[in-house]
RNA sequence: CUUACGAAAAGGCAGCCCAGCUGAAAGGCUGGUACGCAAAGCCAUGGGUCUAAGGAUUUAUGCUAUGAUCGCCAGGCUUCCGAA
Numbered sequence: 001c002u003u004a005c006g007a008a009a010a011g012g013c014a015g016c017c018c019a020g021c022u023g024a025a026a027g028g029c030u031g032g033u034a035c036g037c038a039a040a041g042c043c044a045u046g047g048g049u050c051u052a053a054g055g056a057u058u059u060a061u062g063c064u065a066u067g068a069u070c071g072c073c074a075g076g077c078u079u080c081c082g083a084a
Base pairs, nucleotide, nucleotide: 005082006081012037013036017032018031019030020029021028022027035071041077042076043075045074046073047072048069049068050067054064055063
C1' cells in the first nucleotide's frame, strides 16, 4: 500500500408515523422524528414485489409496464477509520 474483516474513535444516513407538495396509482420530494444501517452511498443490469393511467379483451373485482421499489435479493461502481 492492497484485499479480507469490523473492536475503538470521528462522523454519516434516516424507518414507522405526522404535515405540506406531487402523481391515475404504486410511489416520490421537503420538514420533523429515529426503527435501524459498515455501504441504509450511487446505478433499474438480472430476479422478486407493488401499481394499472393507457392498451387489449372473452365485459372480467381479471390481464398487461413503458411506471415504481437499491431500507427486497443478487450484481456493478465508488468509499471514512484501522484493533484482533